SAM riboswitch aptamer (S box leader) from a Saprospiraceae bacterium, 104 nucleotides, folded computationally. The prediction has a mean pLDDT of 82. It was read from a public genome assembly, where an Rfam model found it. Rfam family: SAM riboswitch aptamer (S box leader). Gene Ontology term of the family: regulation of gene expression. Rfam's curators write: The SAM riboswitch is found upstream of a number of genes which code for proteins involved in methionine or cysteine biosynthesis in Gram-positive bacteria. NCBI's taxonomy places the organism under Bacteria, Pseudomonadati, Bacteroidota, Saprospiria, Saprospiraceae.

[in-house]
RNA sequence: UACUUAUCAAGAAAGGUGGAGGGAAACGGCCCUUUGAAACCUUAGCAACCGGCUUUAAACAGCAGCGGUGCUAAUUCCUAGCUCACAAAGAGCAAAGAUGAGAC
Numbered sequence: 001u002a003c004u005u006a007u008c009a010a011g012a013a014a015g016g017u018g019g020a021g022g023g024a025a026a027c028g029g030c031c032c033u034u035u036g037a038a039a040c041c042u043u044a045g046c047a048a049c050c051g052g053c054u055u056u057a058a059a060c061a062g063c064a065g066c067g068g069u070g071c072u073a074a075u076u077c078c079u080a081g082c083u084c085a086c087a088a089a090g091a092g093c094a095a096a097g098a099u100g101a102g103a104c
Stems, first nucleotide, its partner, number of pairs: 003102006013043005021032003028078002044072003049068003052063003076096001081093004
């Protein structure tokens, strides 16, 4: 990396270096950005997937936030596909992606 699986409408910032891009892919939109993008470093915070404790036959559930991760603009920003609708609006599903865990 391919594979299996759960979740993805909530939440959470500052400083330093840096100097023009960024919001995955994706046509098309719409936003963020020299009032400083990406990236890197430091500190802080949010959350509760795994480890921990309680409970249970087991699961669900609850507690804590020490450890392993993760994350801190906008629904995964919307959106190519399919179904309903069809003048549209809108809704749902899928695909792809992100994160955790498993296994390899």